[in-house]
RNA sequence: CAAGUAGACCGGGUAACCGCCGCGCCUCAGGGCGGGGAGGAAAGUCCGAGCUCCACCGGGCAGGGUGCUGGGUAACGCCCAGGAGGGGUGACCCUACGGAAAGUGCAACAGAAACAUACCGCCCCCUUGGGGGGGUAAGGGUGAAAUGGUGAGGUAAGAGCUCACCGGCGGCCGGGUGACCGGCCGGCCGUGCAAACCCCACCCGGAGCAAGACCGAAUAGAGGGACAUAAGGACGCCCGGCCUGUCCCCGGGUUGGUCGCUUGACCCCGGCGGUAACGCCGGGGCUAGAGAAAUGGUUACCGCCCCGUUUCACGGGGUACAGAACUCGGCUUACAGGUCUGCUUGGCUC
Numbered sequence: 001c002a003a004g005u006a007g008a009c010c011g012g013g014u015a016a017c018c019g020c021c022g023c024g025c026c027u028c029a030g031g032g033c034g035g036g037g038a039g040g041a042a043a044g045u046c047c048g049a050g051c052u053c054c055a056c057c058g059g060g061c062a063g064g065g066u067g068c069u070g071g072g073u074a075a076c077g078c079c080c081a082g083g084a085g086g087g088g089u090g091a092c093c094c095u096a097c098g099g100a101a102a103g104u105g106c107a108a109c110a111g112a113a114a115c116a117u118a119c120c121g122c123c124c125c126c127u128u129g130g131g132g133g134g135g136u137a138a139g140g141g142u143g144a145a146a147u148g149g150u151g152a153g154g155u156a157a158g159a160g161c162u163c164a165c166c167g168g169c170g171g172c173c174g175g176g177u178g179a180c181c182g183g184c185c186g187g188c189c190g191u192g193c194a195a196a197c198c199c200c201a202c203c204c205g206g207a208g209c210a211a212g213a214c215c216g217a218a219u220a221g222a223g224g225g226a227c228a229u230a231a232g233g234a235c236g237c238c239c240g241g242c243c244u245g246u247c248c249c250c251g252g253g254u255u256g257g258u259c260g261c262u263u264g265a266c267c268c269c270g271g272c273g274g275u276a277a278c279g280c281c282g283g284g285g286c287u288a289g290a291g292a293a294a295u296g297g298u299u300a301c302c303g304c305c306c307c308g309u310u311u312c313a314c315g316g317g318g319u320a321c322a323g324a325a326c327u328c329g330g331c332u333u334a335c336a337g338g339u340c341u342g343c344u345u346g347g348c349u350c
Stems, first nucleotide, its partner, number of pairs: 001346010012302007020037002023034004039321001043332002046330005051208004063204005068082005083097001084095004098199002103197002105193003119140002121136006148166006167189002169186007212259004221250001223249005231244003266285008303319007
């Protein structure tokens, strides 16, 4: 210098004027002054919590979720560290990565055969040139997958039949908290799929701030009390009782108001412990709270990008993704342009 890899961060600036939503102070109630006002994702609402209400004796079934190991955390499907497998020359990256000798099921097409199978070929025997019986997975062919792989011995031809090495499985020993790793021994050796049912281990009550609480004009009330039995209603008439009436209380909770609401598993700095995620201690800080919903607009200069004239200025256009609504921890997705750091590979120079 080029290409790459891992991570952190910024994501327009300054000034003036006019506005909008909260807060504090003053006020002659008109207003004035001061100060605050979107994000790294506020997004998707996919996980996990706090908080609130409802439900709840305990256990199980059903259902759902998670799925290598150890740790972190309030918790998680998140994060950190490690193991194994895979990819890359490498830095580094990717992985739903428990169980297929518990059972059931599936394996399309092709192929003789996809679970117990001989189509061709090879070998042996019988036979009459056809053919029949047996052995064989070494060779051919099919397939995503065909009896663990390569080589040698062996054999009628073959075959873990035997041997060496490699792979798997089992046993023993050693290391590690563990996943797992290493060594020795045993020929024990046909599959794949559990993101098919299933088995195993662990976890899980429901709804959500339109949660929920308080204050309360109004309407309903077969709630209570007082007054009046004057009138009316149902009955053929009378009494009693009932309904309709007026007032008060209760009750209820509509329009609305207040709270929940932003001080919180919060942010910054330092020290200590830990490989790290993270934890502990000390100091400092307050950082939007609306309710149809504010956080905006104009102008000037500068920055950046594109186009034209063209070479240093001018003119024109543009300036990412997006935008709080109870609050946190994550994940995922979107993003013009730019800055910084560690590392890798290659080239050149000293």
Predicted 3D model of a 350-nucleotide RNA (Bacterial RNase P class A) from a Chloroflexota bacterium. The organism belongs to Chloroflexota, within Bacteria. It is recorded under the gene name rnpB. Its Rfam family is "Bacterial RNase P class A". It is annotated as a ribozyme. Its mean pLDDT, the model's own confidence on a scale to 100, is 75.